[in-house]
RNA sequence: AGAGUUUGAUCAUGGCUCAGAAUGAACGCUGGCGGCGUGGAUUAGGCAUGCAAGUCGAACGCGUGUAGCAAUACAUGAGUGGCGACCUGGUUAGUACAAGUUGGGUGACCUGCCCGAAAGUGGGGAACAACCUCUCGAAAGAGGGGCUAAUACCGCAUGUGGUCCGGAAGGCUUCGGCUUUCUUGACUAAAGCAGCGAUGCGCUUUCGGAUGGGCCCGACUCCCAUUAGUUAGUUGGUGAGGUAACGGCUCACCAAGACGGCGAUGGGUAGCUGGUCUGAGAGGAUGGCCAGCAACACGAGGACUGAGAUACGGCCUCGACUCCUACGGGGGGCAGCAGUCUAGAGGCUUCGGCAAUGGGGGAAACCCUGACCGAGCGACGCCGCGUGCAGGAUGAAGGUCUUCGGAUUGUAAACUGCUUUCGGCCGGAAGGAACGAUAUGACGCGAGUUAUAUCUUGACCGACCGGCGGAAGAAGCCCCGGCUAACUUCGUGCCAGCAGCCGCGGUAAUACGGAGGGGGCAAGCGUUAUUCGGAUUUAUUGGGCGUAAAGGGCGUGUAGGCGGCUGGGGAAGUCUGGUGUGAAAACGCUGCCGCUCAACGGAGCGAAGCCGCUGGAAACUCCCCAACUUGAGAGACGUAGAGGUGAGCAGAAUACCUGGUGUAGCGGUGGAAUGCUUAGAGAUCAGGUAGAAUACCCGAGGCGAAGGCGGCUCACUGGACGUUUUCUGACGCUAAGGCGCGAAAGCGUGGGGAUCAAACGGGAUUAGAUACCCCGGUAGUCCACGCUGUAAACGGUGAACACUAGGUGUAGGGGGUAUCCAUUCCCUCUGUGCCGUCGUUAACACUUUAAGUGUUCCGCCUGGGAAGUACGGCCGCAAGGUUGAAACUCAAAGGAAUUGACGGGGGCCCGCACAAGCGGUGGAGCAUGUGGUUUAAUUCGACGCAACGCGAAGAACCUUACCUGGGCUCGAACGGUAGCUUACAUGGGAUGAAAGUCCCUGCCCGCAAGGGGUGCUAUCGAGGUGCUGCAUGGCUGUCGUCAGCUCGUGUCGUGAGAUGUUGGGUUAAGUCCCGCAACGAGCGCAACCCCUGUCCUUAGUUACCAGCGCGUCAUGGCGGGAACUCUAGGGAGACUGCCCCGGAUAACGGGGAGGAAGGCGGGGAUGACGUCAAGUCAUCAUGGCCCUUACGUCCAGGGCUACACACGUGCUACAAUGGCCGAGACAAUGCGCUGCCACCUUGCGAAAGGGAGCGAAUCGCAUAAACUCGGUCUCAGUUCAGAUCGGAGGCUGCAACCCGCCUCCGUGAAGCUGGAAUCGCUAGUAAUCGCAGGUCAGCAUCACUGCGGUGAAUCAGUUCCCGGGCCUUGUACACACCGCCCGUCACGUCACGAAAGUCGCUUGUACCAGAAGUCGCCGUAGGAACCGUUAAAGGACCGAGGUGCCAAAGGUAUGAGUGGUAAUUGGGACGAAGUCGUAACAAGGUA
Repeated sequence: AGAGUUUGAUCAUGGCUCAGAAUGAACGCUGGCGGCGUGGAUUAGGCAUGCAAGUCGAACGCGUGUAGCAAUACAUGAGUGGCGACCUGGUUAGUACAAGUUGGGUGACCUGCCCGAAAGUGGGGAACAACCUCUCGAAAGAGGGGCUAAUACCGCAUGUGGUCCGGAAGGCUUCGGCUUUCUUGACUAAAGCAGCGAUGCGCUUUCGGAUGGGCCCGACUCCCAUUAGUUAGUUGGUGAGGUAACGGCUCACCAAGACGGCGAUGGGUAGCUGGUCUGAGAGGAUGGCCAGCAACACGAGGACUGAGAUACGGCCUCGACUCCUACGGGGGGCAGCAGUCUAGAGGCUUCGGCAAUGGGGGAAACCCUGACCGAGCGACGCCGCGUGCAGGAUGAAGGUCUUCGGAUUGUAAACUGCUUUCGGCCGGAAGGAACGAUAUGACGCGAGUUAUAUCUUGACCGACCGGCGGAAGAAGCCCCGGCUAACUUCGUGCCAGCAGCCGCGGUAAUACGGAGGGGGCAAGCGUUAUUCGGAUUUAUUGGGCGUAAAGGGCGUGUAGGCGGCUGGGGAAGUCUGGUGUGAAAACGCUGCCGCUCAACGGAGCGAAGCCGCUGGAAACUCCCCAACUUGAGAGACGUAGAGGUGAGCAGAAUACCUGGUGUAGCGGUGGAAUGCUUAGAGAUCAGGUAGAAUACCCGAGGCGAAGGCGGCUCACUGGACGUUUUCUGACGCUAAGGCGCGAAAGCGUGGGGAUCAAACGGGAUUAGAUACCCCGGUAGUCCACGCUGUAAACGGUGAACACUAGGUGUAGGGGGUAUCCAUUCCCUCUGUGCCGUCGUUAACACUUUAAGUGUUCCGCCUGGGAAGUACGGCCGCAAGGUUGAAACUCAAAGGAAUUGACGGGGGCCCGCACAAGCGGUGGAGCAUGUGGUUUAAUUCGACGCAACGCGAAGAACCUUACCUGGGCUCGAACGGUAGCUUACAUGGGAUGAAAGUCCCUGCCCGCAAGGGGUGCUAUCGAGGUGCUGCAUGGCUGUCGUCAGCUCGUGUCGUGAGAUGUUGGGUUAAGUCCCGCAACGAGCGCAACCCCUGUCCUUAGUUACCAGCGCGUCAUGGCGGGAACUCUAGGGAGACUGCCCCGGAUAACGGGGAGGAAGGCGGGGAUGACGUCAAGUCAUCAUGGCCCUUACGUCCAGGGCUACACACGUGCUACAAUGGCCGAGACAAUGCGCUGCCACCUUGCGAAAGGGAGCGAAUCGCAUAAACUCGGUCUCAGUUCAGAUCGGAGGCUGCAACCCGCCUCCGUGAAGCUGGAAUCGCUAGUAAUCGCAGGUCAGCAUCACUGCGGUGAAUCAGUUCCCGGGCCUUGUACACACCGCCCGUCACGUCACGAAAGUCGCUUGUACCAGAAGUCGCCGUAGGAACCGUUAAAGGACCGAGGUGCCAAAGGUAUGAGUGGUAAUUGGGACGAAGUCGUAACAAGGUA
């Protein structure tokens, strides 16, 4: 510090996710030791048991025990009295101007114990507990009577002082304070104890201090405005009461205030802080342990005591819960330490000790102390240590992988040597201890301090050291597709499963599970949860708003924010010096210190925003004063305009009405129909009526804030601009709320109603057509008044100001120059367009009218969906508007641009693509292939073009892969090793359908050893037309013989990419030319190759024969020839080379000459980058999987030849351009020895029997046919056609039954030119005619491959169909239109809204009620202290109780808020293959 994820790819936007750190954690697996920390976060739920606050006999009396004769001493118990129990410890429920934090104030206050100072401590009195006795009660406890002490209680005296009422004169001051002098009066204290004593400890009054508090003030302190108004003791005053003290704290009276958009009130949540975690920081989150503060102590209320409480281990009352009970009544409060139950994912021992530190009491010893110190439990965290170290290669065994060679685990182990931390056992041992007691001494006036000696105090820890023994007792967890370090194999087969995101898994999974190996961390490792970070993803630092989310529809203006220039003053902000504070701990730093290190602890220094006090500065902001004119406004003079409102007027058009003329249609559409019309339409003429809108002018023109505004005239009225520089003197800008305006549609009332026209009706279209088209037509459209308040209200661009190159239009105004004259030239202001530099932008684009550079203010945004929905509020007559969520769900949604593909987008151009033609197919019969069906099997493959006379260039057996049956198992063929053989082969026989099985005979070389061969056994291996063409190679088809496909360098672009390759021409062609930020190059095109067309040359047999000769009935038959044809080698020829025209002077095109051939002469071979997971595992090869007495192999028979049917490809026909008969003519390519077969004989014939030639330019196949001539048939199912069937034969072959071909005789079916539709062909082509070959024993209907014969028609065009190329355009497509995608319905799941109701919680108002208790009033019985008098009476005072105010619980009534649940209901989201349509994306087929 970043990374993954939207796309085919790219940039940007934007969300989601990951890597880091952390935790009072939990869960899973695992677990050696120690130190230091830490441990009920949920139920402030309930609690058994024990302990957590006592102490003092030197305040007091009594009882008991011990000792003593006793006095008395000691111990102990309950009690009176004192101090303490208000500390410590726990918890976080409540609490949001409360508490807390920070800084101040208190002249408005208190303070026990402690410290300093001053003064005092005299003399009396009366009780009450304990105790004794009686009574009541189950108990808890209570009552009556009697005795008694005190540092308990009560008077009196004294009064330094204090307090109060006064008088006289001052000082300071923070003004309820302090203080000086003089003075009258009133009130007001006390306790003793110990000691022989000195004296000490106490007590009382006062002043001061310290400490601890009370109260007040400023600032800070969470979320919700779908909480906007709140408040009657409320705000203030006067007076009184009350308090330690101020105060509406309380009360009476008076006034009507107080708080609130700087967020009151209400609701929700929450103890606050020092700090902690994270972060570069700013921030964000958090408040466990430790420390400070607060609050609470079962829930609620209340006071008492006290210095202090409204009191955790006190009291009273109410309530809930629980316990005891004799039912009358009582007791209790672990949020103290342990412990228990419950709930929970989840958190410890009913431990030891007061040794230390601290606290309470005490004179002290001492006692108490679950504070505390320690131990125990838990890997909960942090830190440290260990599980050995060194050597050791045959790189052991085993495991795993393997290309079978090896690699790896791996120096790892074994083995050798060494060491012993930690743990174990044994032994020693520091420190935490300081105090205290006793004795003696020293110093001091003394209190006391101090020294020495002796005695004494450790709960817990056992550090540290030594010894013994042996590598001995001690390693796991997660991960290995990318992010992210780390890879193989097996299993599984969209299953099981994984997953943080993207995503893996459908038979070769580095992603699942196992294993081997590897990576990471390590006594831990992973997971889950949570926080911060990354996230600049709430942006102060540090974001945005034209199109990604985002500018309010527009104006006006309030609060608020911001504000021109000059001078002076002030000093609030600001800056700066000093100072106070910012507790400690924590944090940072350190050559620091202590534990062996570290964690941990100690020391020193630093840091610490903010806040307070005080001095200084005056630039900027601010405040005050004075001035200025440039911002703003006003005046004067002009200008343009569909600016607004109202009234009047005009013409054209339309519809209707009346009348005339006139006759058969009109209208409408893609085409029609509905509709109108002989009752006279439409057309036309004349007249009239009505309403609405204003052609041309009209223009990226004008005006207005926006919406919007268009005939003419008038009236009223708003704004803008120019010139002038006369006036005011910052008067300004923006603008939350508020107020106003605001298209269309819509609503209300009343008019109006010509046109147009939702709804509706009809006609069409269509599968349907609730649409598009047509004919009608009502609201509405118009007016007046009122409402609504929204629009893609858009420049998708808030307002204002300033600055930053230009060019060119246009509208309005002003000035200058020239001129007779400015409309023309120049300058300038205002508005409105276009182009464009810098700059900006993700790009597109914007660019003085900014989306540039700055300032000010407002509005708005923070992933998509749910949703602008729900609920609530406000507005509205309604429709609805405005404000405006969440649950849930997805990993994207969206922007700009790029390359493709596509379009019922456009342009250009090709092709038998269409058109123009010729002939077919589709109908018939047959052949053949396919589907389907059938079958034991009908083997398999091929499926639009590009499967279907295809693989198959030929299935009777074989082929053959299929079926049935019979056999074999190292096998039908091949190799290696080991052992044993002579069984094998050969010949013969048996059996059998054959294969095979069985029997008899029985190898070769060598003298032998042995070798070879054969067979058997075992083994490695064999074999498979079994699967996967979606694991592959190779080969092939197709687009397409279409003209395309790319690269290097350069340039442009952030980039994907572009350029080149586009453009203008041209071509069959990315062919060539020209131009051009491109210049070149490659694969394709073309050419080079073959055949063919002309000529030349060479050569001349088997081909040829002109001339010469021989011969024949006749034939190159023969001699010979080398001319010709031909054969097959080599060359020539054609290049737009020449001429004319066009073109840009080019490329090239048109025409012509010459030429056998002319613009590529014709044909072939040749197939770019790629596409179709195209085809083929059955040609072959091959990975993986599968079978191994069978999925291998052999054999016989059957099947591939089936047959209601459908399709493809063909043949033959339907006839006279023909059939038949007879006669006659002309080819080329090929093939031949298991062959072609002349010729002869036989047969009607297929053929048979003989038989020459030829391995072939020699012989043969081999008569080519159409054609020509002659004859016949005469339009008919025929002398057409030949299917089918019967009979008789021939050939091949072991074998023609299933299932061959041929011949002859007979038979003589359908068919008379073929619906929709569809195919081929542009010249030696189509059409037509035959011939040959391959395959092959036999078997061919152009089935295939070739050959020649005869031999046309039409087109010189590109509108349309199909396919293709280039450019451009749109796109929501990229699996690329066979794409994408929307909505209803149906099914399932989930969350949410509404809902008659119903059940809770919180809270308001009114009222009832009224416990305890304070305060007030009354005050029975009664009462020791004082007064009084002496006996008093009486008084003061106390007093149970009563009563009044207040008041908790409780209750009644009625609201408000909020939550749960509910029949039913509503939409929403999600869910591999449901239904209906086709809305959107292309002009998406109606933009």